[in-house]
RNA sequence: GGUUUGAUCCUGGGUCAGGAUGAACGCUAGCGGCAGGCCUAACACAUGCAAGUCGAGGGGUAAGGUUCAGCUUGCUGAACACACGACCGGCGCACGGGUGAGUAACGCGUUUGUAAUCUACCUCUAACUGGGGCAUAGCCCGAAGAAAUUCGGAUUAAUACCCCAUAAUAUCAUAAAAGGACAUCCUUUAUUGAUUAAAGCUCCGGCGGUUAGAGAUGAGCAUGCGUGUCAUUAGUUUGUUGGUGAGGUAACGGCUCACCAAGACUACGAUGACUAGGGGGUCUGAGAGGAUGAUCCCCCACACUGGUACUGAGACACGGACCAGACUCCUACGGGAGGCAGCAGUGAGGAAUAUUGGGCAAUGGGCGAAAGCCUGACCCAGCCAUGCCGCGUGAAGGAUGACUGCCCUAUGGGUUGUAAACUUCUUUUGUAAGGGAAGAAUGGUUCCUACGUGUAGGAAUUUGACGGUACCUUACGAAUAAGCAUCGGCUAACUCCGUGCCAGCAGCCGCGGUAAUACGGAGGAUGCAAGCGUUAUCCGGAUUUAUUGGGUUUAAAUGGUGCGUAGGCGGGCCUUUAAGUCAGUGGUGAAAUCCUGCAGCUUAACUGUAGAACUGCCAUUGAUACUGAAGGCCUUGAGUAUAGUUGAGGUAGGCGGAAUGUGUAAUGUAGCGGUGAAAUGCUUAGAUAUUACACAGAACACCGAUUGCGUAGGCAGCUUACUAAGCUAUAACUGACGCUGAUGCACGAAAGCGUGGGGAGCGAACAGGAUUAGAUACCCUGGUAGUCCACGCCGUAAACGAUGAUCACUCGUUGUUGGCGAUACACAGUCAGCGACUGAGCGAAAGCAUUAAGUGAUCCACCUGGGGAGUACGGUCGCAAGAUUGAAACUCAAAGGAAUUGACGGGGGCCCGCACAAGCGGAGGAACAUGUGGUUUAAUUCGAUGAUACGCGAGGAACCUUACCUGGGCUUAAAUGUAGAGUGCAUAAACGGGAAACUGUUUGUUUCCCGGACUCUUUACAAGGUGCUGCAUGGUUGUCGUCAGCUCGUGCCGUGAGGUGUCGGGUUAAGUCCCAUAACGAGCGCAACCCCUAUCGUUAGUUGCCAGCGAGUCAAGUCGGGGACUCUAACGAGACUGCCGGUGUAAACCGCGAGGAAGGUGGGGAUGACGUCAAAUCAGCACGGCCCUUACGUCCAGGGCUACACACGUGUUACAAUGGCCGAUACAAAGGGCAGCUACCAGGUGACUGGAUGCUAAUCUCGAAAGUCGGUCUUAGUUCGGAUCGAAGUCUGCAACUCGACUUCGUGAAGCUGGAUUCGCUAGUAAUCGUAGAUCAGCAAUGCUACGGUGAAUACGUUCCCGGGCCUUGUACACACCGCCCGUCAAGCCAUGGAAGCUGGGGGUACCUGAAGUCUGUCACCGCAAGGAGCGGCCUAGGGUAAAACUGGUAACUGGGGCUAAGUCGUAACAAGGUAGCCG
Repeated sequence: GGUUUGAUCCUGGGUCAGGAUGAACGCUAGCGGCAGGCCUAACACAUGCAAGUCGAGGGGUAAGGUUCAGCUUGCUGAACACACGACCGGCGCACGGGUGAGUAACGCGUUUGUAAUCUACCUCUAACUGGGGCAUAGCCCGAAGAAAUUCGGAUUAAUACCCCAUAAUAUCAUAAAAGGACAUCCUUUAUUGAUUAAAGCUCCGGCGGUUAGAGAUGAGCAUGCGUGUCAUUAGUUUGUUGGUGAGGUAACGGCUCACCAAGACUACGAUGACUAGGGGGUCUGAGAGGAUGAUCCCCCACACUGGUACUGAGACACGGACCAGACUCCUACGGGAGGCAGCAGUGAGGAAUAUUGGGCAAUGGGCGAAAGCCUGACCCAGCCAUGCCGCGUGAAGGAUGACUGCCCUAUGGGUUGUAAACUUCUUUUGUAAGGGAAGAAUGGUUCCUACGUGUAGGAAUUUGACGGUACCUUACGAAUAAGCAUCGGCUAACUCCGUGCCAGCAGCCGCGGUAAUACGGAGGAUGCAAGCGUUAUCCGGAUUUAUUGGGUUUAAAUGGUGCGUAGGCGGGCCUUUAAGUCAGUGGUGAAAUCCUGCAGCUUAACUGUAGAACUGCCAUUGAUACUGAAGGCCUUGAGUAUAGUUGAGGUAGGCGGAAUGUGUAAUGUAGCGGUGAAAUGCUUAGAUAUUACACAGAACACCGAUUGCGUAGGCAGCUUACUAAGCUAUAACUGACGCUGAUGCACGAAAGCGUGGGGAGCGAACAGGAUUAGAUACCCUGGUAGUCCACGCCGUAAACGAUGAUCACUCGUUGUUGGCGAUACACAGUCAGCGACUGAGCGAAAGCAUUAAGUGAUCCACCUGGGGAGUACGGUCGCAAGAUUGAAACUCAAAGGAAUUGACGGGGGCCCGCACAAGCGGAGGAACAUGUGGUUUAAUUCGAUGAUACGCGAGGAACCUUACCUGGGCUUAAAUGUAGAGUGCAUAAACGGGAAACUGUUUGUUUCCCGGACUCUUUACAAGGUGCUGCAUGGUUGUCGUCAGCUCGUGCCGUGAGGUGUCGGGUUAAGUCCCAUAACGAGCGCAACCCCUAUCGUUAGUUGCCAGCGAGUCAAGUCGGGGACUCUAACGAGACUGCCGGUGUAAACCGCGAGGAAGGUGGGGAUGACGUCAAAUCAGCACGGCCCUUACGUCCAGGGCUACACACGUGUUACAAUGGCCGAUACAAAGGGCAGCUACCAGGUGACUGGAUGCUAAUCUCGAAAGUCGGUCUUAGUUCGGAUCGAAGUCUGCAACUCGACUUCGUGAAGCUGGAUUCGCUAGUAAUCGUAGAUCAGCAAUGCUACGGUGAAUACGUUCCCGGGCCUUGUACACACCGCCCGUCAAGCCAUGGAAGCUGGGGGUACCUGAAGUCUGUCACCGCAAGGAGCGGCCUAGGGUAAAACUGGUAACUGGGGCUAAGUCGUAACAAGGUAGCCG
């Protein structure tokens, strides 16, 4: 930084960016320098090499060399101060090299000590180096054996071995003096006695040898401090701890032994288990730290496993010995041999780690007098991009920004890209040729000089594995040289194609379901670069274990409470000390590393040199403020005393009344009881109810409170006894006696357990009744344990203030309890409690706020992501239940806190709406019409589907429409445009095929010219699709909803999301207005402005009108005329709570108010805020993408969209008398009309037909019904109702079969008012009556859109249903309750617990056995002796047996847990979650 949320702030985890590596893997690869290279099997090893040397110690001579001799000329012999195998002897082999198994330890690091020690070779000093002796290897002879090897005999040497001598400053004993110190003691001097040594070689210079002392070096031992994890390891130990004595050792020491004592270690972590070599250092980090211990250096340990000693100065010995074991090899089966964790190398293991190389030239080591020999130490080379460092793959110019590629808004542009081509230049590197080092100093040889054997110095010459390498010069020529990863965010870098929750990606968040910057490819870009990525591991970021530097009310976290041990911390004054502390000085802190300066390789890495540093430890000298220690004093902390006072503090006893239940008696009669409603239950054998008496157990109304007391749990009638505590006052006494408190001890609600009582009421379990889909529940009736008492356990609770204890300090207001003060029922005081509110401060916020969650101090407890899990195993406690302590594997990227905005609630408040209620009329039943579903079909084209689809798209499917089906055709094929060119007819008629589209045949025009139109042909450019996606879209529309809301600017508040404004009090139809107000204003909505309508006025009178005047008709505004009226259509007026009264601050409301045609938005319409439903529509149109192209395009005929068991919606007509039928008769509005409406006349019963006239319309025309008046029918399936069917017609149309409407005659079905349920409507409304229009040839219209006529009823009211608005509240919801979410069961996978049993491992114990070997004992054997053999003893590796403990693996079966788009059953939690939830 990204990641929990719709958003926010916190808490908190997971993850990333950095650095590093002895690395590995993938892709790629030009060179050089410097480093590094089995991390795994301390697994097994073939082969070669890795420790020898000395002839100047010795006896000697197997091989070689030189010289000589003999000759058989390639053999023999001899000699050599050449050389040397094997052997005796000396020195070395204990170094160097390897590995890290073991070891949690004085192993390591650091600091001291050794007065408790040793030290070969080396250096210095002193002394000595005399005499003698016995053997033995080798050689020779013989023997056994396959071999390894062994045995016997004879003979021989030494610097091998032994004896004697001499000897002290050595050792021991003895006694004394002086000095010193560190506890035992040490040093020096002096006396006497005893013991112990040697080796020769020689060129005569020396080289050796012995003793003693000193030094140097190396080593041993001891020591303070430091140096892993686990307490689910709490006790361990018998040589153990100490002493005395002895033995042993180089040396101290229980190191060993005998005896004595009973100690020693441990919570500051013994013992045990597991893990591990330690350090210098290395990596990381700002540091403190954390991790690590490869390469280099120091120390330790080990050498096939275990044990043992020998030799030696040094070993208990990597390339020595013995024994045991495992393994491998040889074998003649009798017996033998071996140890790469040396260098190479092999096999195996593994992700993984090199050559069976060269050389002793250098450095170093061993031996030697030296030459020299040996040296897989070492120096070099080889392999490997394993790392670090350096260099290169070219440089400059070069635009018509070339071609290709890729992309796009595509006549063109962008990008690749100055990149290329091309021109000029350079030559590191490369190739070829030539030259060519340093590392070399010693040593050897020769010569010279000084002393003259030899030593020292000088000169010359000789000595190089690497290596003809590094390096230098010349020639050639851009020539020989670039990849890898990434490109959604974190994180630098973007487009196209393919794919379509597939294939795949992924570090975290997450991408992919047809437009993927996230998969795969491509183009481009970015980063690094001979490397780049991935994986693994460590540190960092992570203040996420917090010393520096965290927390604990609610996020994880204060122990249930007290007492108190250890420990930690602790009041005032004085003195001493100097442990802590501070300062100076000395020593040490190896080197390398790190840092700084300088220097050397062309630079760097690397290396050299100098400095600094190594923050540590030890010693010493000072300082004395603070802490500590010691001493003395003080009173304020703490306690005591005295006197008051307070209270449901505790324990034990006694007493009381009310209520309940039961019993007895009485009165009394049919129910009681219980619930939402019931039932179970009780009751005529007398209940319930009432009265009286008696008994029982439990709990204590009122007082009673934000009261009081107690450490907490907890404590309530009254009273007695015993007992504890607090507070106040006094300031008498003690004199820091204090605070906290791990382990420990005590107390500790309820439930539960044990024993014995008790048992009224209540009441788990249980039974019954209900409820329910079920109801192992909620409700009801009963009811056992329990609740009560005594004693004993248990030891837990949401044991909560979710807030540990103590002390000090820090603004205020107010109430209350108990004291004191005071005469006081005033009161400003004071102490101790209990509460509320509010500042600063704190806090993520909510909030806390002198009773802190503020500011400080001390101590204790606890926390470190969620789940798994407070589970498992183990331990402790418990009678049990269980408690306490308390993990891991695995799994997730969150879990969580507070607050915000919404949404929701079977939460609350307020309000509205034909929402309910009050009414009127319907639907649901019938028949038909129409739409839909379903079914059917070749097709029944498609869409619309809760409200918001269903008389919807469609305002009109016989053909057409038409998109569907069957069949038959066509392939530039339909239409249009532009531009250019050409053509001339266009066309008509007849006949034939065909269902038609289409196609075939034939005929005809008085002639010519120009122009136009038009047809056809041709070219070029654009085809077409009612195919898919409404979840890619535009536009349009529905709905919430004509609901009153939705926002903004500035300011203010809040860390922030956000809030305020917009809330509150009123009011309104309204976020309408008023008041108040950290808000003030504004916008979209509301309202108004617009249209129609209701009244009036003015203007204007034709096609409208006709009062008055005139004319005229059978009649009629028919005519002259008129503008009065109606009307028409333009402009105005009018209504604003304006006036009055009342209420109110106001807004406003109220009033049969006035006036008025109209009264409180007059009625109606248009008008639909921000948004919601991925709502509807790709088939109205447009449009992205995808798909089809002799077909999914297009044309034609016929069919279908009209099917029909059924289901639903919307309607029409009815069921009749408020009616039907017949006759007469009156009144509209708004519209339509030339392929039209048609007066009038005639025909027809009629639909209609034939004539005829007016009208392109206020002129002509289409035209009412209910109503009214009269008649008839008389309650019937009818004179109701009209379906269905038959017959005959009319009209439209090319054509009415599928499939039109209408007319006439006949036929006359169901239906008698409709279950649950449900719809509309509040006034000119419902209901009822007709009229017109669009579409249209005609018509399915009973539909739709308009119009007028007649014309009601009811509204108490807002409890309930539905929808909505505002405020508030809860929330675990935010896809927002159609939400979220729990548990069992079923399925798959994973890890894990238990478990009869099976099988391993390490350690311990007991017993038996016991090799080699040290030590020890020993008369018989060997030896002159020293000594040895043999035989015993102790101890022990190993082996065996036995019983336990610990710790693994595996396991039939079994337990729970986790994870897994769409399984089952319920619905436990989140809202009052529908029984509030939760803890034990």
Predicted 3D model of a 1480-nucleotide RNA (small-subunit ribosomal RNA) from an uncultured prokaryote. Its Rfam family is "Bacterial small subunit ribosomal RNA".